[in-house]
RNA sequence: AGGGUUUGAUCCUGGCUCAGAGUGAACGCUGGCGGCGUGGAUUAGGCAUGCAAGUCGAGCGAUCCUUGUUACCAGUAGAGAUUGAAGCUUCGGCUGAUUUUUCUUGCGGUGACGCUGGAUAGCGGCAAACGGGUGAGUAACGCGUGGAUAACGUACCUUGAGGAGGGACAUAGUUCGUCGAAAGGCGGAGUAAUUUCCCAUAAUCCCUUUAGUCUGCAAUGACUUAAGGGCAAAGAUGGCCUCUACUUGUAAGCUAUCACCUUAAGAGCGGUCCGUGUUCUAUCAGGUUGUUGGUAGGGUAAUGGCCUACCAAGCCUUAGACGGAUAGCUGGUCUGAGGGGAUGGUCAGCCACAUCGGGACUGAGACACUGCCCGGACUCCUACGGGAGGCUGCAGUCGAGAAUAUUUCUCUAUGGGCGAAAGCCUGAAGAUGCGACGCCGCGUGAAGGAUGAAGGUCUUCGGAUUGUAAACUUCUUUUAUUGAGGAGGAAAGCUGUAAAAUUAAUAAUUUUGUAGUUUGACUGUACUUGAUGAAUAAGCCACGGCUACUCCGUGCCAGCAGCCGCGGUAAUACGGAGGUGGCGAGCGUUACUCGGUUUGAUUGGGUGUAAAGGGUCCGUAGGCGGCCAAAUAAGUGAACGGUGAAAUCCUUCGGCUCAACCGAAGAACUGCCUUUCAAACUGUUUGGCUCGAGGGUGAAAGAAGAGAGUAGAACUGUCAGUGUAAGGGUGAAAUCUGUGGAUAUUGACAGGAAUGCCUGUGGGGUAGCCGGCUCUCUAGUUCAUUCCUGACGCUCAGGGACGAAAGCUAGGGGAGCGAACAGGAUUAGAUACCCUGGUAGUCCUAGCUGUAAACGAUGGGCACUAGAUGUUUGUCCGUAAGGAUGGGUGUCGUAGCUAACGCGUUAAGUGCCCCACCUGGGGACUACGGCCGCAAGGCUAAAACUCAAAGGAAUUGACGGGGGCCCGCACAAGCGGUGGAACACGUGGUUUAAUUCGAUGCUACGCGAGGAACCUUACCAGGGCUUGACAUGCAGGAAGUAGUAUCCCGAAAGGGAGUCCGACUGGUAACCAUCCAGAACCUGUGCAGGUGCUGCAUGGUUGUCGUCAGCUCGUGCCGUGAGGUGUUCCCUUAAGUGGGAAAACGAGCGCAACCCUCGCCCUUUGUUGCUAUCUUUAACUUUUAGUUAAAGAGCACUCUAAGGGGACUGCCCGUGUUAAAUGGGAGGAAGGUGGGGACGACGCCAAAUCAGCAUGGCCCUUAUGCCCUGGGCUACACACGUGUUACAAUGCCUGGUACAACGGGAAGCUAAGCCGUGAGGUGGAGCAAAUCCUAUAAAACCAGGCUCAGUUCGGAUCGAAGGCUGCAACUCGCCUUCGUGAAGUUGGAAUCGCUAGUAAUGGUGUAUCAGCAACGACGCCGUGAAUACGUUCCCGGGCCUUGUACACACCGCCCGUCAAGCGCUGAAAGUGGGGGGCGCCUGAAGUCUGCUUCUGGCGGAUCACGGUGAAUUUCAUGAUUGGCGCUAAGUCGGAACAAGGUA
Repeated sequence: AGGGUUUGAUCCUGGCUCAGAGUGAACGCUGGCGGCGUGGAUUAGGCAUGCAAGUCGAGCGAUCCUUGUUACCAGUAGAGAUUGAAGCUUCGGCUGAUUUUUCUUGCGGUGACGCUGGAUAGCGGCAAACGGGUGAGUAACGCGUGGAUAACGUACCUUGAGGAGGGACAUAGUUCGUCGAAAGGCGGAGUAAUUUCCCAUAAUCCCUUUAGUCUGCAAUGACUUAAGGGCAAAGAUGGCCUCUACUUGUAAGCUAUCACCUUAAGAGCGGUCCGUGUUCUAUCAGGUUGUUGGUAGGGUAAUGGCCUACCAAGCCUUAGACGGAUAGCUGGUCUGAGGGGAUGGUCAGCCACAUCGGGACUGAGACACUGCCCGGACUCCUACGGGAGGCUGCAGUCGAGAAUAUUUCUCUAUGGGCGAAAGCCUGAAGAUGCGACGCCGCGUGAAGGAUGAAGGUCUUCGGAUUGUAAACUUCUUUUAUUGAGGAGGAAAGCUGUAAAAUUAAUAAUUUUGUAGUUUGACUGUACUUGAUGAAUAAGCCACGGCUACUCCGUGCCAGCAGCCGCGGUAAUACGGAGGUGGCGAGCGUUACUCGGUUUGAUUGGGUGUAAAGGGUCCGUAGGCGGCCAAAUAAGUGAACGGUGAAAUCCUUCGGCUCAACCGAAGAACUGCCUUUCAAACUGUUUGGCUCGAGGGUGAAAGAAGAGAGUAGAACUGUCAGUGUAAGGGUGAAAUCUGUGGAUAUUGACAGGAAUGCCUGUGGGGUAGCCGGCUCUCUAGUUCAUUCCUGACGCUCAGGGACGAAAGCUAGGGGAGCGAACAGGAUUAGAUACCCUGGUAGUCCUAGCUGUAAACGAUGGGCACUAGAUGUUUGUCCGUAAGGAUGGGUGUCGUAGCUAACGCGUUAAGUGCCCCACCUGGGGACUACGGCCGCAAGGCUAAAACUCAAAGGAAUUGACGGGGGCCCGCACAAGCGGUGGAACACGUGGUUUAAUUCGAUGCUACGCGAGGAACCUUACCAGGGCUUGACAUGCAGGAAGUAGUAUCCCGAAAGGGAGUCCGACUGGUAACCAUCCAGAACCUGUGCAGGUGCUGCAUGGUUGUCGUCAGCUCGUGCCGUGAGGUGUUCCCUUAAGUGGGAAAACGAGCGCAACCCUCGCCCUUUGUUGCUAUCUUUAACUUUUAGUUAAAGAGCACUCUAAGGGGACUGCCCGUGUUAAAUGGGAGGAAGGUGGGGACGACGCCAAAUCAGCAUGGCCCUUAUGCCCUGGGCUACACACGUGUUACAAUGCCUGGUACAACGGGAAGCUAAGCCGUGAGGUGGAGCAAAUCCUAUAAAACCAGGCUCAGUUCGGAUCGAAGGCUGCAACUCGCCUUCGUGAAGUUGGAAUCGCUAGUAAUGGUGUAUCAGCAACGACGCCGUGAAUACGUUCCCGGGCCUUGUACACACCGCCCGUCAAGCGCUGAAAGUGGGGGGCGCCUGAAGUCUGCUUCUGGCGGAUCACGGUGAAUUUCAUGAUUGGCGCUAAGUCGGAACAAGGUA
């Protein structure tokens, strides 16, 4: 910093989307450690349990415990004595209930006194208003910031001053009684205080009044003065005897500390007020009655309608009141280059709240989270009478949710409360646990290690990659486990002691020093160290582009996807794998914020055509505003000061091993405020000026407006005349009018509307608009003059006026035209286009409506920035021509602007001012609401949902039922055909076991096939083979082996048997044997094979446009660019052929030429060709001689086949631009490319071919391969195409007579001769060919016959007999002879070929081939025409131009209804819920207040909750219904895009 995405491509506009950073996050996969942070964002939903605010006995009484003395009490325990039930008994006695009594001390209880220590329920004091939580409410002086308080308060703390005398009444606790289940309550008795009350004293305090001074904008202020009145207090603890009393030591007293009262100040804290900032909505425009102000009073610490009474009628508001929605605010946090935008969790400041609502009490402070009272909801207890409770404290629980932790430890540190202190309390806090939730740090090893191991993956099979990665070797030990040691957080406090202060004092107390002692939750923690051992530790996402590649699987399936988009058989996009990339104890996804996005534009955008200028003008608020001068200082600038909390950010240092984190210092906090200074600019005030603006005077033009009158033409109608059969209308018709007299024509009359020519990118008007002529009234503009005013101006939200056509209301009018409607046509239909009629309407008057492509698609004003040329209207100069200067209106054009087109002094240029409007397409010029309207409707104006585009300009093509030019057997003019018949061949279809496959508009169909009886053959049936019919590698085997004669089964293939014979090549070897290797054979394994699929994976080849004249490139130039230019224009040509012009100059592939062939001539050649001339010979004859044949000589001619020549618009005339060229002519065998051929540009059709061949991929592998026999490709109701033969007399038949060329020939052509009617047979000469053969050319010509008929035309079909080829002619060959003798008498619609040696017509040859289905194909020669005016039309093509919404390119694109599915939304009888206000009723607690028996009394005011009524608003839902959107292949049409076929 940008990228992707609209197009065939381009530029622009414009949206969507991505890469970045962040989070109190959640989810998926994974998970080693530590440090520091952080963790209920949802239900301000409900809560079990525990804890979270107490403390002081040095305020008080009392109680209890402890300790001492003493008294009493009854009892008890122990010891001794006594009685002795009952039981046992060795009868000796033992045990022993029980009775009485003595002593002892201890214990217990009670009372009194004293004392030490401790504990506490209650009274009292202080605290509980802090700390902690949450963000419901709040759009507000709530918060931030800066001020004010001359309108205030303040417990604890500090400082100064002064003081504390005396007395009294209660009450809790306690005790007695009593009610209640409980909570709790009532009554009697009685007690203390630092509780309460009274009296005293008292001011610098408070109140009333008096006088003065000072500050200040202001006195209700401060200070001073005088008089009068009023108000206080509490003690506690420790110590000492100097003085007094009793004389022991204590009291009064003294003293110290703490507490108390009054007052003045301070600090800190708080209350109140003000300036300013603080979300969205106008589809919320008016709101308000304590409302706004005043007076008086009340209330408060204090101002104030804060409250009350009375008076006035104000107050707020487009600078957004009121209403609605949302929201705690800030420091800050995130992001951004910044301006900004978003946000307010943790930390810190402020506010608000504490189950919901109301209320006050106490207090310095509350209207009070763990206080009180009342009302509601909820939960719990209950004996049913009544009670209790409040986690938005810390943990924890349920619920809802995608989602958020331990019912832990400790007061050790820090802080808070109380206390004199020790100390107690403290879920504040410090710690700890859980969670990768975040940030930071560490680790999962390091070095060496190439047979580049194995394995995996890919592969062109060679290898590549994973990869120094591993193994392996040598090390290390952070972490981990285990053992040992072990900080710091601790300062205080207490005890003793010394000194100082205080004091009368060596007490006491305080301070300082010193000695000792004690205090750690975390925790045996951090840290250090020993041992062990690589040992305990890696994943996640992505890989088509943005942004990092291969294989396999899948086959528009499964799936992916942030956008574009992937997937329909070769997917780098799905799934897996390998590899790679990124990050790393994390990685991805989702959600949200900022950024990118200049896509709301202050920085920093636009509005002619992309979204966007209001239809036009007037004008209010507002904004902006000419020249000169003065004053001022609001804006503006500068300087000092105050403030801008801390934390955070930044910089620099420092502390944890580093970092995160923490600490210190600095800077910063861009803001607000006070004071001072400056005076250029803006503002304000004052005074002036004339150039802006306006006025006066004099002229000018005009469809400018309103009203009245009037004119002619045309039209229609009525009346009358003339007159007769049609008129009218159309592409053509018909409906219609007309013999009852139309149309036409003449005359008269009536009516309404509109104003021809003039008329003009002419005029006027703000726009809409305005058109015969005349009159009246009215407005504006321009010019000249420079006389007047003196900035009076510009723009304009709201507002007002005007505003085409259609439409509406009422009343007129109504000729023509003419929605609707009717009829006639057209059409598949025709609710249209065309025609005949025709109602509203069009016209007038009075109103309404308020919209248009109301357009220059261009808001208004002012200024500046080259011109040229028209036109209109003024003025000036000039004799005129013409020139100058104003106002309009056009065209072209410079600079400049613009995406381009274009604009260009009439700006879309350059600036300033003001207004309006835009922010992707659709939904939607819509819904709802509001306003307007009689209605129709208008103005204002969303959302859900949906798409990734929609769009502008220009470019290249393609296309057009657009235009221009040109060409072609394209039409026309001709000739001959096809389409009708029969047959042949091909195709479709059908059939079949198979009828193999391909070719399918032109460009398939006598095509591949230039030869299907078997073979071919690919198809079908059946029979067989399995390393195979064929190739090659490896391994192994084998000598009587392979092979072969022969035999058996069999249709053959194949299988089986198998006597005799019996192997090959090379090396070692001179030869043989043996050995080795190879070939052949067998077995096995790699593989062969495939006419199986894909021509839409391909190569090659071919068709077609088209032998059409086109298709491109380099450099330059133009354009932002795609592209253009060149290649366009004019002339010309068969031609982009050539010439000229021209920002082009050249070049390439095509055209042409070069090549082949035919036509003329020359040279050369002379056998197998030729034979004129000559010679010889032979035969014949018409016998001087001729003819024929042969030979020789010869090469003249023909010919052969090589090489040359020739034709080039070269010459002449005309035309043309003096050109290219063209018309004519001469000469010439040939004349304007002489005829023909080969030759086919860039490309199009995913054209054809995987079955000619080659080839990627896929598929088959005892079969989709291979072999064989037979069948099929030859089928046959039918349809099409291409041909043949005909239909006859320009003919047919018979006979005769001529004249060719190209070719072919050895498994060949085959002569003569003979046989056969013939096909043919026989025969064998000659010939590898200018020699021989094929091989008689036929039409033509001559003669004869036929005489218009289904024939002497025509020959299909069928029968019989033959011939030939071949292993074999049944399916299924060709030919011959004889016989048979079908259709057919010139062919509908339609359609094909051909422009000269052509068409037409006649024969002939060859390839393929054993033969032939050949009437085909490809050649050859013979005979040999007609016609072309011409380019209007049909078809195809080329060039230029134009339009386009097409680009798969018109076989294109695309619209609407209907039908189906899905989604969203409006209306709707209603229904349900919520909100706020209003009226009425009721009225708790409390406060205020009146009365009062002073009380637990009775009233009043206010008032929460509640009830009720009529309205209002919002949300949800609703039978039915409207609309919209989306959805591969539905229906009907064909509206738009080309003149889109009616622009």
A computed fold for a 1543-nucleotide RNA from a metagenome, annotated as small-subunit ribosomal RNA. Its mean pLDDT, the model's own confidence on a scale to 100, is 82. The RNAcentral record of the sequence draws on SILVA. Rfam family: Bacterial small subunit ribosomal RNA. Its family is annotated with structural constituent of ribosome and ribosome in the Gene Ontology.